[in-house]
Context: one part of a larger RNA
This record gives sequence, structure tokens and C1' cells, in this order.
RNA sequence: GGCGCAUGGUGGAUGCCUUGGCACCAGGAGCCGAUGAAGGACGUGAUAAGCUGCGAAAAGCUGUGGGUAGCCGCAAAUAGGCCGUGAUCCACAGAUCUCCGAAUGGGGAAACCCACUUAGCUAACGCUAAGUAUCCUGUGCUGAAUCCAUAGGUACAGGAAGGCAUACCCGGGGAACUGAAACAUCUAAGUACCCGGAGGAAGAGAAAGAAUAAUCGAUUUCCUAAGUAGCGGCGAGCGAAAGGGAAAGAGCCCAAACCAUUCCCGUAAGGGAUUGGGGUUGAGGACAGAUCGCAAAUGGAGAGAUAUUCUAAUCGAACAGGUCUGGAAAGGCCGGCCAUAGAAGGUAAAAGCCCUGUAGGUGAAAGAAGAAGGCUCUAGAUCUGAUCCAGAGUACCACGGGACACGUGAAACCCUGUGGGAAGCAGGGAGGACCACCUCCCAAGGCUAAAUACUACCUGGUGACCGAUAGAGUAAAGUACCGUGAGGGAAAGGUGAAAAGAACCCCGGGAGGGGAGUGAAAUAGAACCUGAAACCGUGUGCCU
Repeated sequence: GGCGCAUGGUGGAUGCCUUGGCACCAGGAGCCGAUGAAGGACGUGAUAAGCUGCGAAAAGCUGUGGGUAGCCGCAAAUAGGCCGUGAUCCACAGAUCUCCGAAUGGGGAAACCCACUUAGCUAACGCUAAGUAUCCUGUGCUGAAUCCAUAGGUACAGGAAGGCAUACCCGGGGAACUGAAACAUCUAAGUACCCGGAGGAAGAGAAAGAAUAAUCGAUUUCCUAAGUAGCGGCGAGCGAAAGGGAAAGAGCCCAAACCAUUCCCGUAAGGGAUUGGGGUUGAGGACAGAUCGCAAAUGGAGAGAUAUUCUAAUCGAACAGGUCUGGAAAGGCCGGCCAUAGAAGGUAAAAGCCCUGUAGGUGAAAGAAGAAGGCUCUAGAUCUGAUCCAGAGUACCACGGGACACGUGAAACCCUGUGGGAAGCAGGGAGGACCACCUCCCAAGGCUAAAUACUACCUGGUGACCGAUAGAGUAAAGUACCGUGAGGGAAAGGUGAAAAGAACCCCGGGAGGGGAGUGAAAUAGAACCUGAAACCGUGUGCCU
């Protein structure tokens, strides 16, 4: 030195565990903000660095309700306190709530600096309270050039602003990589991204529809029709609709004619504006006439309740059974009991009957949500009449675009930048160029629940999901650390049933160790469960 055997160190794999995650389901909730939000800064404890809580009334104050023997957070310890006159704790309501932040008195390099007005206080410096931003709307007062007026000014009242759930929705803008095996039309894609706006949903919605059945009857969503009809350098690709079946189901209001009203202009005729009535549809309404009717809603709107639910809780069965092993019984054996409860977790191993619970019941002073039903309000109907009304720079056309599954195509339908520009019910639009016939429907005003989408948040639950290099980046954290900054971004879990965390003695300056002691175990000793390998030793056998 090698090969064995034995035994250590180092190291932290593996196994077991889970405080944390992941993915879903059901229900709830779906906004907060000038009454100052979200998010922060700084404070706040007897001792207090961090986290948590709170705000100079500062780990808290008050009330009401619950609840019961302990309590002064994570988090030990000492000191000092609180508590059956009910604390701590839980729920609801209230008070306080520094400074920054939309930040709003002015400024500003956020958490700072400096003011003014009014009132009160002080010997005084000064202190206290309330107010003082901007924009919009309304009302009043005032008021230029410029006579009236208007602009402007000013006071008051109301509103707005900012945040976010990185989700869902609507609108305005809008790529490229890529695919086409290159690439330009095309695709990716109206996607990503930016901006605006809103709601708990949004949007759509009561036919100028779909259709070809003398049919259907608002919208939305799903299944199907169907990868069909089509579109397409007819390439790559894109890709319907009707109809059928389901979910849900709800329909309404204006404008106008006409009547009345108030005001303005006008000598008047008349015109304009306001308010109220009337009226709302495909064959309607007004007006005139006629006939019937006199109180009615299965629809819509509104107000106020209640049931009920939520935000604390509470009752809740049955072995302290015997014995064996063991440190420990919940395990084995023997015997018993409950069960509308044999879900689960804990307890010194594996517990229906030990604890928390579970099944099943019960419960609110206060706050929140909240139906159905009831109540109130809301319609006279029909016929006749070519008198009146029925949404105009609109429909439509041309050109240029967009959007429709549809790329200009035979290209309708829908939107509109430019130009032109109707009819008016004996009217008008559509049925995929266009025309005729036929059929369907009334544009150019508006509102509308449900079925649908999503999940930051709350509650409960589930898993052939993970188990510390996994699962979230995080079982400690958006921390440490890096970067001027935007931003990037870790590692790190496990003594034991219980600290019983090793008094005392010895070596040592200490670290560390040897005894003693605890414990079932200390090769469980805090660098702590298990403790693989690489790597490094010690002892010993054999070989060289």
C1' cells in the first nucleotide's frame, strides 16, 4: 500500500411525519373612498429587536349579548397586576383613530415645511376647535369692452376625483413572432398589449325578425344541426345559420296628432317654449259618429312588513370493566354497552363508549340579508269614416372602408368617412345582385328580471393531488440579498410522551469532554427522529 472483517467520524440521501400548498365542488358575498380608501410611515408593552394587535383614549376604551375559571398575544422569564360585583375570550354596535397617501389651505425631495379666517384660552412664546384645493351642475348676488345684454367674478348647496379581483363584461385603438414547410393576399387575431366605462354580473332583448310550413313569434346560454352549407394565393386554413331538443321565461315606456296650462315674441292672425292629460300599434292612434260597458290585472311599478337565513353559542348516547405485554394501552385475550352518533382530530402505540366532537335538536339584546303572499298605484271595449298623426339630412344611391363564417365576389343584410338625397299609410322595409308576383314585417326614440361568465373575499366540503430539491417563490418571505432603477429574488421543517433540557464532581482559559443524574431510549443532549453514499479514520486478519 492492497483486499477483507469490525468499529467510528463526516455528510444529510432514504423512510416516516405535517403546521403549508395544489386542484376542484356547494353555498354566501361581489365593492372600498372627501364621514378621507387601498397602501404605508412613525409610534404604542414594566423590561420589547421582530411579527401580530392597536393609535397620543395607542397588545387597548364603552355598551349589549354569549361564555366560565382562569387571565395579562406569538413567547419563555422576573417583577407587578386583573378576576364569581364574572375577568381573559367570542359576537354585534359605538368611541378614539398621530402623519403620509385621491390628499383637497400653500408648498414639497411621501410620512416634512409654512400659512390665513373665525371662535375660545394664555402673563407670554403660543395653544385648542372648526374651516380655507380643483372641476361639474344648480341657485342667488354681482358684472366689462358695449346701451340692453353676455363673458367674467363671487357665495351657498349637491356631485365628482382615488383604489382594485393580474378574474369576468362592454366600448375606442391594435401588433409581431408564427403557419402557409420561402413569401406578399391570407394566418396568427380583432389575440397580446394600451386606453375609457360599468356591474354583480355585463352585453343583448320584445321583430322594418326568421322563414316558405296558408309556419314560428323578444333576448341569452347549452346540446344538436356540423367540421355540414360555404369562404379560401379554392393554399395554409377559416367556418356558419335555419330547424330540432333543453335551461330560463315578462313584458313595457316615450315622440307625434288632439285637449288643457303657464310664460315669451307678435298690433293681430299666429308662432315658440314649459307642465299636465292623451297615445304607443301592423293595420295603430287622434278627431267625429254609433253600439256596448261602469269595475275589472294571471302583467308592470311602489312602499312597508313578516317568515327565514347569517354574524357568538348551546344540549348531545354508551366501560375511570378485568387481565397480559409494555416506559406508556387506545394493542392482545375475556366480558359489557350506545348508535338518527362506527365523520374526524387528540390523548404516552392502534379508542364508537377518555377529551374535542359527530347524528339529531335548541338559540340572539344588537347588526346584516330577505322572499312568496297581502296592500297601494297602474288599462274601458268594438264598429264606421281615403280629416289629422305615427321618430329626416333619415331611408336610399355613388365612391372609400369596416363588419357579417362570406378575402369584391353575382354579394344581399348591418355600420359609416365624403357627396347626393326620398316617400309619408293609396306609405315604407325585407325575403343573398336585380325585376315581377307572393309572403313577412314597420327603421331612423327608450327601458327590461331569469337562464349565462368570473372568483380577490367568507363558510363548509372533496381528492387513484404534493409531502420539505415535492407542493405556492414563501410550511420562516416578497424577507435576506442583488440592482441607480424598472426589477430580480433565495436558503432554511422534525429532541422527547412530558424539559423531566443534564443539579453536583472532575479535566480545560474556553470550546469540548469524562462521571453523576433524567428518560423506555442520551450512538434521543439541544450541531438533537431515521442517519444511505461519496470522503476521512481506528483496530485486526491475510497478501505485498
Large-subunit ribosomal RNA, domain I from Fonticella tunisiensis, 544 nucleotides, folded computationally. The coordinates come from a structure-prediction model, not an experiment, and the mean pLDDT is 85. It matches the Rfam family "Bacterial large subunit ribosomal RNA". Its family is annotated with ribosome and structural constituent of ribosome in the Gene Ontology. The organism belongs to Fonticella, within Bacteria.